[in-house]
Context: one part of a larger RNA
RNA sequence: CGCAGGAUAUUUGAGGAGCUCUGUCCUUAGUACGAGAGGACCGGGAUGGACGUACCUCUGGUGCACCAGUUGUCACGCCAGUGGCACAGCUGGGCAGCUAUGUACGGAUCGGAUAAACGCUGAAAGCAUCUAAGCGUGAAGCCGACUCCAAGAUUAGAUAUCCCAUCGCUUUAUGCGAGUAAGACCCCUUGUAGACUACGAGGUUGAUAGGCUGCGUGUGUACGCACGGUGACGUGUUUAGCUUGGCAGUACUAAUAGGUCGAGGG
Numbered sequence: 001c002g003c004a005g006g007a008u009a010u011u012u013g014a015g016g017a018g019c020u021c022u023g024u025c026c027u028u029a030g031u032a033c034g035a036g037a038g039g040a041c042c043g044g045g046a047u048g049g050a051c052g053u054a055c056c057u058c059u060g061g062u063g064c065a066c067c068a069g070u071u072g073u074c075a076c077g078c079c080a081g082u083g084g085c086a087c088a089g090c091u092g093g094g095c096a097g098c099u100a101u102g103u104a105c106g107g108a109u110c111g112g113a114u115a116a117a118c119g120c121u122g123a124a125a126g127c128a129u130c131u132a133a134g135c136g137u138g139a140a141g142c143c144g145a146c147u148c149c150a151a152g153a154u155u156a157g158a159u160a161u162c163c164c165a166u167c168g169c170u171u172u173a174u175g176c177g178a179g180u181a182a183g184a185c186c187c188c189u190u191g192u193a194g195a196c197u198a199c200g201a202g203g204u205u206g207a208u209a210g211g212c213u214g215c216g217u218g219u220g221u222a223c224g225c226a227c228g229g230u231g232a233c234g235u236g237u238u239u240a241g242c243u244u245g246g247c248a249g250u251a252c253u254a255a256u257a258g259g260u261c262g263a264g265g266g
Stems, first nucleotide, its partner, number of pairs: 001152001005163007015149004021049007033038001051106005059100004066093005071086006110144003117137004164266001166178004183261004187203005208254003211250005218242002224237005
């Protein structure tokens, strides 16, 4: 821009893409078969491999704004306590998130038309013949079925709901312009989204983000003081102190104010 009014939702599916794999074991059954050795079809069940999709409850990894320990050195006048630098100084753990080696699920079933093949009826050719007319069975393959995209499918589809008899100009017509309706956007707070955009949640009739409070999680018992010890240190206060993107509550802060677009009865 189009889809002959303007919108908001919900959809149909022309068409396209994806999937399509397979082992072992048990049973049927040591049955059929076979002198024996051996050893099934058909059917039922269990469990794997590789591949794929999703996710983070568990098991782990990472976790550079979390916690603790610790070395050297410098600084805060000194002690104590802290901070800087040294690969994040090193070491031990670790929330959310992201992840696989972790977890869950998938290939199923069924229908249609067929290939090779096997048939029915049946002439040409009084017989015979699956074929010439006609009718069946039949594959991991084909078309559906299953998953996803999808009306720019210009053949532009469908359904529901909302808004609609304003003004001006004019060459008077599917005309132009202005202000509006439903609605949308700008702008702002943002995340389950994200390169940007888009998408989603919100904008005071408000829990959208931050802060605060509480909880959770992690670390592992802070500082100070007291007591014991010559001291290093230990014990008590104290399962403390601190705690990052987690959960909930709470308008304290910021989403203020405002602006733009958008039909004319199709």
The part of an RNA shown here (large-subunit ribosomal RNA, domain VI) has 266 nucleotides and comes from an uncultured Clostridia bacterium. It matches the Rfam family "Bacterial large subunit ribosomal RNA". Gene Ontology terms of the family: ribosome and structural constituent of ribosome.